[in-house]
Context: one part of a larger RNA
RNA sequence: GGACGAACGCUGGCGGCGUGCUUAACACAUGCAAGUCGAACGGUAAGGCCCUUUGGGGUACACGAGUGGCGAACGGGUGAGUAACACGUGAGUAACCUGCCCUGGACUCUGGGAUAAGCAUUCGAAAGGGUGUCUAAUACUGGAUAUGACCUGUGACCGCAUGGUUGUGGGUGUAAAGGUUUUCUGGUCUGGGAUGGGCUCGCGGCCUAUCAGCUUGUUGGUGGGGUGAUGGCCUACCAAGGCAUCGACGGGUAGCCGGCCUGAGAGGGCGACCGGCCACACUGGGACUGAGAUACGGCCCAGACUCCUACGGGAGGCAGCAGUGGGGAAUAUUGCGCAAUGGGCGGAAGCCUGACGCAGCAACGCCGCGUGCGGGAUGACGGCCUUCGGGUUGUAAACCGCUUUCAGCAGGGGCGAAGCUUUUGUGACGGUACCUGCAGAAGAAGCACCGGCCAACUACGUGCCAGCAGCCGCGGUGAUACGUAGGGUGCGAGCGUUGUCC
Repeated sequence: GGACGAACGCUGGCGGCGUGCUUAACACAUGCAAGUCGAACGGUAAGGCCCUUUGGGGUACACGAGUGGCGAACGGGUGAGUAACACGUGAGUAACCUGCCCUGGACUCUGGGAUAAGCAUUCGAAAGGGUGUCUAAUACUGGAUAUGACCUGUGACCGCAUGGUUGUGGGUGUAAAGGUUUUCUGGUCUGGGAUGGGCUCGCGGCCUAUCAGCUUGUUGGUGGGGUGAUGGCCUACCAAGGCAUCGACGGGUAGCCGGCCUGAGAGGGCGACCGGCCACACUGGGACUGAGAUACGGCCCAGACUCCUACGGGAGGCAGCAGUGGGGAAUAUUGCGCAAUGGGCGGAAGCCUGACGCAGCAACGCCGCGUGCGGGAUGACGGCCUUCGGGUUGUAAACCGCUUUCAGCAGGGGCGAAGCUUUUGUGACGGUACCUGCAGAAGAAGCACCGGCCAACUACGUGCCAGCAGCCGCGGUGAUACGUAGGGUGCGAGCGUUGUCC
């Protein structure tokens, strides 16, 4: 000098764009953050409409609860752990999977038994159950069907060991309908694509030797198991190996990267915001469901903590958005809206969406603008200094003329809207931005420094005191270094201080 997710002191007019718990991965009151589909299903709790005439019945551009489907593995948060194929980069997979989407092929035949809701009854304080009975489906399930797929025998061609491609024989398993009324949406099997993932390998990036030896599923083989898949991943047997001064093993620290800061560069430091990957979800363990999780707002077990209880037993997890307590030098609203973008479901209308879009708070940062402009000497008054002549503040003020940005008031007033719906609508921001008009210099300047480094000096007070200080050093009666004043210098809605990095 530059930089900052900063803090502190003094001061503070406006706007735009950003940013805002770095500490306790501490504990959390309350609300919201993941639902949707009646065009899968039986139905009808409330409401609407109709009929009844108060018992009820019916209806659908409707729907509580329920069965079923899809989603809930995305999106959002955090950085605890992790020195590791976690990340980055480049390869491999003749060792693999992939819902929805795109593009082909072949089909969608025929039966069955339940069950939730409901009704009845019953246990319990509650959470939540039990029993009986009734019913449906795109729920569950038996049989049939085949182009192809898989398993297996065999032929050909090929290769980089296990094998790959292709032809042929035998075996295996698989389906569901719904709406509207003529076309849609589905379902089953399967080829290809796309996307997303799994696994493996080369290389790369912290400190420590005051850690020098480490290792028994350890290293390899064979058989078997397991997985979507290779593999000591697991297991039985066999062999005795494997790693290490090119730092094994141990200890400490740490999420990694694109990037950010600095620097002429080489390098050094950092990894907030935004983007990619990883890990975690009260602590530890476990699997289930599923195309996908070993699942933040799912389940089970154990633990700590909190809450309810009729003491028998139950409930909970903000490192989602707000918000509270606590910790701290320190970090915001229990806001508005789904109008836009994106996501889930749905044929659609639409519903949901604290993602997101906006608004609020904070000079926390960057950028822009303003606090007026011109004239004005008698160089006024006052202040300060003085050699008492004057000098300086200083064109500064007063005074005269002018302008009106910003703020204020009044009037007008968006783009963002594409789409969807259908002929009518649809904007949270917002009566905001912006435009026009109005009045009046009116409402708007501070902070640090002035011994040298380092731009800027005098007076008074103090008297090694009080104090200053980044370094050198000032102060003991003539202090440009302390305190105050006048003056000056530098920045300016900021200026200084502290901390950290280059």
This is a predicted structure of a 502-nucleotide part of an RNA (small-subunit ribosomal RNA, 5' domain) from an uncultured bacterium. Its mean pLDDT, the model's own confidence on a scale to 100, is 83.